RNAcentral holds the sequence, with entries from ENA. This is a predicted structure of a 73-nucleotide RNA (transfer RNA) from Nocardia terrae. NCBI's taxonomy places the organism under Bacteria, Bacillati, Actinomycetes, Nocardiaceae, Nocardia. Its Rfam family is "tRNA". Rfam describes the family as follows. Transfer RNA (tRNA) molecules are approximately 80 nucleotides in length. Rfam classes the family as a transfer RNA.
RNA sequence: GCCCCCGUAGCUCAGGGGAUAGAGCGACGCUCUUCUAAAGCGUUGGCCGCAGGUUCGAAUCCUGCCGGGGGCA
Numbered sequence: 001g002c003c004c005c006c007g008u009a010g011c012u013c014a015g016g017g018g019a020u021a022g023a024g025c026g027a028c029g030c031u032c033u034u035c036u037a038a039a040g041c042g043u044u045g046g047c048c049g050c051a052g053g054u055u056c057g058a059a060u061c062c063u064g065c066c067g068g069g070g071g072c073a
Base pairs, nucleotide, nucleotide: 001072002071003070004069005068006067007066010025011024012023013022018056026044027043028042029041030040031039049065050064051063052062053061
């Protein structure tokens, strides 16, 4: 330098044009317990990496850039 994959919640990841964007773990509160743990209930969470484009409508499609990983030279 060229090519491929990834970037969504504190972490690991779903979601692939129309739903108030979800799950698990975590954190916080309550119940239970002598206390802790476990268990149960509730709460807390993200302008979807950035900018532009397409579209009536974009996390999702296209382009460029940024960051991470891998391959070729």